[in-house]
């Protein structure tokens, strides 16, 4: 310094360009003499910045973090 890959709820991990989903946490009710287990809700997220497109999480071109490889 060059190439490669990768960034999504508090964390894990999904999503042919067409309603952002699942588990686990959490919060609320239910069961229970309490807790825990179980069972139903619910809150919650696409690193930034431009472009393409009727429509972008995803295609482009830029920053930025982070891993890997080679010197």
């Nucleotide at each position: 310094u060059a190439c490669c890959g990768g960034g999504u709820c508090g964390u894990c991990u999904a999503a042919u360009g067409g309603u952002a989903g699942g588990a686990c946490a959490c919060u609320a009710g239910g069961u229970u003499u309490u807790g825990g287990u179980c069972c139903u809700a619910g809150u919650a997220a696409u690193c930034g910045g431009g472009g393409u497109u009727c429509g972008a999480g995803u295609c482009c071109c830029u920053g930025c973090c982070c891993g890997g490889u080679a010197g």